[in-house]
RNA sequence: GGAGGGAUACCUAAGCGGCCAACGGGGGCUGACUGUAAAUCAGCUGGUUUUACCUUCGUAGGUUCGAAUCCUACUCCCUCCA
Numbered sequence: 001g002g003a004g005g006g007a008u009a010c011c012u013a014a015g016c017g018g019c020c021a022a023c024g025g026g027g028g029c030u031g032a033c034u035g036u037a038a039a040u041c042a043g044c045u046g047g048u049u050u051u052a053c054c055u056u057c058g059u060a061g062g063u064u065c066g067a068a069u070c071c072u073a074c075u076c077c078c079u080c081c082a
Base pairs, nucleotide, nucleotide: 001081002080003079004078005077006076007075010026011025012024018065027045028044029043030042031041032040046054047053048052058074059073060072061071062070
């Protein structure tokens, strides 16, 4: 230099344009159980004024009524070729 794949919450990871604050697993917090702990079970785990609203999927734009998802550029990581 060429080709391809990837970047999602604290970590990991799934994710058809609408049913997504986003399946799971781990970790954390709270509660139940236990003499204590572990294990197990339940709930919570972006924010707020919590039946709702706001913001968010590498960065910046674009398409669309609507984008984590489609398009463009850029940044970074991995694989292959040279």

Annotation:
Predicted 3D model of an 82-nucleotide RNA (transfer RNA) from an Alphaproteobacteria bacterium. Model confidence (mean pLDDT): 81 of 100. Its Rfam family is "tRNA". It is annotated as a transfer RNA.